[in-house]
RNA sequence: GCUGACGUAGCUCAGUUGGUAGAGCAGCUGAUUCGUAAUCAGCAGGUCGGAGGUUCAACCCCUCUCGUCAGCU
Numbered sequence: 001g002c003u004g005a006c007g008u009a010g011c012u013c014a015g016u017u018g019g020u021a022g023a024g025c026a027g028c029u030g031a032u033u034c035g036u037a038a039u040c041a042g043c044a045g046g047u048c049g050g051a052g053g054u055u056c057a058a059c060c061c062c063u064c065u066c067g068u069c070a071g072c073u
Base pairs, nucleotide, nucleotide: 001072002071003070004069005068006067007066010025011024012023013022019056027043028042029041030040031039049065050064051063052062053061
């Protein structure tokens, strides 16, 4: 330099014939317990790496760009 994959909640990841963004763990509150852990119930947490475009509507399609990883040279 070229090619490909990935980037979504604190962490690990779902979510694509475009239609209001989810789970598990972690966190907080409550119940249970003599107390803790475990268990159960609930709550909070993300402008989907950034910018622009297409569309009535974009995590999803297109362009540019940043980062990580891998391959080729």

Transfer RNA from a Candidatus Omnitrophota bacterium, 73 nucleotides, folded computationally.
Rfam family: tRNA. Rfam classes the family as a transfer RNA.
NCBI's taxonomy places the organism under Bacteria, Pseudomonadati, Candidatus Omnitrophota.
It was read from a public genome assembly.